Context: one part of a larger RNA
Molecule: large-subunit ribosomal RNA, half B
Organism: marine metagenome
RNA sequence: UAACACUGAAGGAACUCGGCAAAUUGACUUUGUAACUUCGGGAGAAAAAGUUCUUUUCAUAGAUAAUAUAAUGAAAAGAGGAAGAAAAUAGGGAGGAACAACUGUUUAGUAAAAACACAAGAUUCUGCAAAAUUGUAAAAUGAUGUAUAGGGUCUGACACCUGCCCAGUGUUGAAAAAUAAAAGAAAAUGUUUUUAAGCAUUGAAUUGAAAUAUCAAUAAACGGCGGCCGUAUUCCUGACGGUCCUAAGGUAGCGAAAUUCCUUGUCGGAUAAGUACCGACCUGCAUGAGUGGUGUAAUGAUUCUUCCACUGUCUCCAGUGUUAACUCAGUGAAAUUGAAUUUUCUGUGAAAAUGCAGAAUAUCCACAGUUAGACGGAAAGACCCUGUGCACCUUUACUAUAUUUAUAUAUUGUUUGUAGAAAAUAUUUUGUGUAGGAUAAGUGGGAGCAUGUAUAAAGUGCGUUAGUGAAAUACCACUCUUAAUAUUUUUUCGAACUAAUUCUUAUUAGAAGAACGUGUAUAAAGGGUAGUUUGAUUGGGGAGAUAGCCUCCUAAAGAGUAACGGGGGUGUAUAAAGGUAUUACUCUAAAUAAUUUAAUAUUAUUUUAAGAAUGUAACGGUAUAAGUAUGCCUGACUGUAAGACUUACAAGUCGAGCAGAGACGAAAGUCGGUCGUAGUGUCCCGAUAAUUUUAUGUGGAAAAGUUAUCGAUCAACGGAUAAAAGGUACGCCAGGGAUAACAGGCUAAUAAUCCUUAAGAGACCAUAUCGACGGGAUUGUUUGGCACCUCGAUGUCGACUUAUCAUAUCCUGGAAUUGAAGAAGAUUCCAAGGGUUCGGCUGUUCGCCGAUUAAAAUGGUACAUGAGUUGGGUUUAGAACGUCGUGAGACAGUUUGGUCCCUAUCUACUGUGGGUGUAAGAAAAUUGAGAGGAGCUAACUUUAGUACGAGAGGACCAAGUAGGGUUGACCGCUAGUGUUAUAGUUGUUUUAUCAAAAGCAUUGCUAUGAAGCCACGUCAAUAGUUUAUAAUUUCUGAAAGCAUCUAAGAAAGAAGAAACCCUCAAAACAAAUUUUCUAAAAUCUGUAAUAGAACAUUACUUUGAUAGGUUAAUAAUGUAAGCAUUGUGAGAUGUUGAGUUUAUUAAUACUAAUAUG
Repeated sequence: UAACACUGAAGGAACUCGGCAAAUUGACUUUGUAACUUCGGGAGAAAAAGUUCUUUUCAUAGAUAAUAUAAUGAAAAGAGGAAGAAAAUAGGGAGGAACAACUGUUUAGUAAAAACACAAGAUUCUGCAAAAUUGUAAAAUGAUGUAUAGGGUCUGACACCUGCCCAGUGUUGAAAAAUAAAAGAAAAUGUUUUUAAGCAUUGAAUUGAAAUAUCAAUAAACGGCGGCCGUAUUCCUGACGGUCCUAAGGUAGCGAAAUUCCUUGUCGGAUAAGUACCGACCUGCAUGAGUGGUGUAAUGAUUCUUCCACUGUCUCCAGUGUUAACUCAGUGAAAUUGAAUUUUCUGUGAAAAUGCAGAAUAUCCACAGUUAGACGGAAAGACCCUGUGCACCUUUACUAUAUUUAUAUAUUGUUUGUAGAAAAUAUUUUGUGUAGGAUAAGUGGGAGCAUGUAUAAAGUGCGUUAGUGAAAUACCACUCUUAAUAUUUUUUCGAACUAAUUCUUAUUAGAAGAACGUGUAUAAAGGGUAGUUUGAUUGGGGAGAUAGCCUCCUAAAGAGUAACGGGGGUGUAUAAAGGUAUUACUCUAAAUAAUUUAAUAUUAUUUUAAGAAUGUAACGGUAUAAGUAUGCCUGACUGUAAGACUUACAAGUCGAGCAGAGACGAAAGUCGGUCGUAGUGUCCCGAUAAUUUUAUGUGGAAAAGUUAUCGAUCAACGGAUAAAAGGUACGCCAGGGAUAACAGGCUAAUAAUCCUUAAGAGACCAUAUCGACGGGAUUGUUUGGCACCUCGAUGUCGACUUAUCAUAUCCUGGAAUUGAAGAAGAUUCCAAGGGUUCGGCUGUUCGCCGAUUAAAAUGGUACAUGAGUUGGGUUUAGAACGUCGUGAGACAGUUUGGUCCCUAUCUACUGUGGGUGUAAGAAAAUUGAGAGGAGCUAACUUUAGUACGAGAGGACCAAGUAGGGUUGACCGCUAGUGUUAUAGUUGUUUUAUCAAAAGCAUUGCUAUGAAGCCACGUCAAUAGUUUAUAAUUUCUGAAAGCAUCUAAGAAAGAAGAAACCCUCAAAACAAAUUUUCUAAAAUCUGUAAUAGAACAUUACUUUGAUAGGUUAAUAAUGUAAGCAUUGUGAGAUGUUGAGUUUAUUAAUACUAAUAUG
């Protein structure tokens, strides 16, 4: 010193985030018991009383033949003690809220909760070969159950309730259309000598499911539930009105709440004082109805708050015990460790040095302690960033896929239908523009045809002719169109059968049935599962912004040149805005006049080199025009190209000349778009056109190539893929101080402080006081900037503890000015010696409030201090609310819960020793270089109710008193402790028993208590004096005939400085001085304490009281035991202030300090 225990004066939560911890309470019997209530509870509510021992009496179930004993209970009378559930075991209580109904469950190892569960409510699926689940399957669970059953989801007892929205997403249902594979096959192309056929390739129409789309339903499905403006007879408010939007606009209830940012909202209660709590209000950032709303008795190791009791939590600590610590003996780890000969300050420096520079300090070595430093130890930082890292999770990221659904087909057979559809064939049928006799389907043929009769003829009708019209009719043939019927083929749908197949299971059977199931193909759904992606720059990252091209400045007079530097533009336009011409013209602005006319416009004159225009940004250029027009044209050509510019490459730019065919011009000539510089995209892939370039035996073809053109906000614009978003606080890895959060450093915008100027305020008057707009400094306390040490770890806010420094001074001290009468103040100067409070609220620093005070100063010290403490806040994992997000999840929003390790090697510091030195060795006494400590102050009294003042009020100076605070010492007093003293007493064991004792039960508990230690006690100090000074005030006094505190000279002047005071101090290397001694002296061994961790120190050692013992005394306790007397007995009385007794005092050599050590 710590841990674990015990006790504590006075106060009693003042402690603290918080009564944490501790204390209180506690058993049994009796009395008594509130609000509220689901009538069960609450309740052991609360609050009270009794309890031992002795004697006596009474009662008692059962048992017994009966009684006694024993046991239980009651009453009465007594006994002693401070105390009777006497020890041990053994609830503190009450009030108000939040949440959850409850008992229960949970993160084995930081979270026990408000989370989970729960009874109960609702919804949805499931008819049995059930749904659901597991499995490749067989099969199994469900269930040897059958809708009062089983599975999933949400809510979460109970009470009162549960509003509006179906637009979105999801689920369910309905019915017309388009669609896959498949069926189908017109037609085209190729081949062929070829228009046939065949073959090959392509393949239209048609048939064809679910899903999708459409229309409905559904919210105890996922979810959602508004703005703006005006308005009533004070003001305010807005029942009311208007308007916009919506699927609908939040109803009841509750509301600063586990939800409220602003916010410590406002009011009330409680308190001396209340960021908390309770009750209200409603302005609900961002409440709200089974993601349930609001209440609620009971319950809770839950959270918040108040009161009573209680206490060492605290004021403020003290004592005691045990175990460690320390010493000795024995035994004997660990982390750590580049090597160490391991100081301080100031500076320097990769910006925080034992190690560098300078100075200072330092004799060497240990031991016990303290933790300020060794950017101490431990763990390749978990925060942050980076990685074309990982993992897991999510989803309307991308791509797949299990699975499910649908269709076709195989397994797969037989029938039937006056049900439907399609195709073919046959027969019949249909066809209205106008004109025309008229309902002209089309084409070709055609002068007759039909009828009539036995035959023939006549007759009759239609036509020919004529007419109308684009087309002409009779009759014949072929064909189109419309519709119907019949047959055949194909197909859909419905129904039936039984033999495939399936089920029941033992039946000579039954049920189902071409369905289901299974295989294959196709379509759809498909975070159920999987693989991946989710970019870069960046004064950290994220958010925002940006990325290609053009132009200017930055750019430093060649070119080039960066930044999340400063300005802008671009992703085109144009058939003229192009070419050409020995064709023409000159812009713009202002003034004046026409002009009675604002501006503009028109004409004229003058001035104006460009101040205009040039499609468009800017720059450069341009009047000889590149500007403005006119004529004629298409060179906005084809094929090429010497040579240059630019340049990493790839790209990009200019370009004479040649050939061809042209335009304009008389010609020379000019023309391969535009005054120039932007108007853009590599390769691959695909498309269109052209092309004898190739052509898989040959020929051809398919296909490819070449030329031209087209398809990219591939805009992250040199373009990773045809195809890609998020979360991680459950996280992991590799790295980074290449990069953030803390601290340091640099800087000083901001901040703070000061100076200056002085407009103004101050009645007058800038400067008693205040001081705008401006200007200049200082500091390194704020907020920042930078990113320099540290990411193989420099622990972060606040509190506690302990401090130390600065001064820009809060108090106290000394001065000056005052708009200073006094008193009290204001401002300024000097001054850092000391001092600088306790509470309520909050995690708070801060702040507000209460009460004091001489004063309640500001800052630095890694926002001092976690190898010193705490852990309330922040900042892991659980959980909840609000808000955001489809979601996983997120929030400098809120709420509740939540492991703080280290035995000290070095330096440093506080102490204690050993060695050596100090030229012989010792003992004793000093000096004091130097170092440290201390340093505070109100009130009252006198002076004096004086000076001053009209009064009210009211001093300086000087003297004194008893205090507060702080510090030191001590124990005579008071108090505490006092487990080695005495006594009382409970339970029990033992000493055979009675008596008397002893042990154990926290020292068993309890009362008192000597010594010692101590504070709450006592004493002392913080006093006084001197010297030199600060600001300031003076004397004399010149420079400067004056003036001047100064220059020479002289003086005053502060709690400050230096002495005086207290402590240490010769190791003060100048190692001091004085006195005494000369084998002197010291040590070990020994007995000890006025000493003490060890060591040391001190006392003593037979010439002795050092310790123990003994005797006595003091002091403490409080009348021992035994005996006697007395009482039925517990007991009482006497002997007796008895007995006992520690650490105190005295005496006494009995023991040990023996020894020629």